A computed fold for a 341-nucleotide RNA from a Minisyncoccota bacterium, annotated as Bacterial RNase P class A. Lineage of the source: Bacteria > Bacillati > Minisyncoccota. It matches the Rfam family "Bacterial RNase P class A". Rfam links the family to the GO terms tRNA processing, ribonuclease P activity and dimeric ribonuclease P complex. The sequence is in RNAcentral, with records from ENA. Model confidence (mean pLDDT): 77 of 100. It is recorded under the gene name rnpB.

RNA sequence: UUGGUGGUCCAAGCGGUCGCCGGUGCCAAGGUGACUUGGCAUCGGAGGAAAGUCCGGGCUCCAUAGAACAUGACGCCGGGUAACACCCGGGAGCCGCAAGGCUACAGAGAGUGCCACAGAAAAUAUACCGCCCGCAAGGGUAAGGGUGAAAUGGUGGGGCAAGAGCCCACCGCGUCCCUGGCAACAGGUACGGCAGGGUAAACCUCGUCAGGAGCAAGACCAAGCAGCAGGUGGGUUGUUCGCCCUCAAGCCUGCGGGUAGGUCGCACGAGCAUGUCGGAGACGGCAUGCCUGGAUAGAUGACCGCGCAAGACAGAACCCGGCUUAUGGACCACCAUCUUU
Repeated sequence: UUGGUGGUCCAAGCGGUCGCCGGUGCCAAGGUGACUUGGCAUCGGAGGAAAGUCCGGGCUCCAUAGAACAUGACGCCGGGUAACACCCGGGAGCCGCAAGGCUACAGAGAGUGCCACAGAAAAUAUACCGCCCGCAAGGGUAAGGGUGAAAUGGUGGGGCAAGAGCCCACCGCGUCCCUGGCAACAGGUACGGCAGGGUAAACCUCGUCAGGAGCAAGACCAAGCAGCAGGUGGGUUGUUCGCCCUCAAGCCUGCGGGUAGGUCGCACGAGCAUGUCGGAGACGGCAUGCCUGGAUAGAUGACCGCGCAAGACAGAACCCGGCUUAUGGACCACCAUCUUU
């Protein structure tokens, strides 16, 4: 210099004017009161992804959340956590010159299925060319060629009519054992000529986990209405059992009627900041300090000035932990290459 790898941080700023939502205080009006409405002052007012709603939990209701089957998710080992499919550390395999990255990474030695085209043959079957024996018919062979994404271990030697784990050495594979490691696994000795194609994000088997529905959950207040007909026990669930409620209520369907207002849930939480201790790390303990959005047609905005100029992706709706996706910029560390000293 060029290209790359990993990570951290920010989310334009300042000033002025006018608004919107919420908290607190004061004043005024209304009200027995709780409180409501209005005015003024002051304080606070979106995100790193608030997003997708894909995982995991809290919370609420239904049995106190139970049993079996089904179904679904996950699948190397150890740890973290409220929990996870997330994170940390490690192992194995693969990719990259490297920094580093990726992995749905149990079982194909239980069974079933599938493997296009080509090819003799896609799995207990088989031989197109070739090689060998033979006059031929026929037989032997699986080295070499050829097909394919994939062909019954690889290399070398011996052996043979030609060949072949037929035999041998090494490699690979399997089994037992030893050593190291918590473990995954790694290294090694001995034995076995050698089981046996691939595919399990195909069925399946093994193991682990999961009860269901969701803030329109759910609780309460106020207002209003009109019941009728048919069916049926109802409550969470895919099924069964169990449990609870009920004996005329509830539920379902159809017709008809009413309402569509308010309060809580709902902002103190697996919370944030700083320090310290433990740990390799994810993370955990302790101390001190802090309070930090809460709307309900839905607030967080508009305009002007400064600056050369532009201002990415994008808006909370019960709440958290993750993942993924979208997106502007700054910085740090590292790797490779080239050049110069």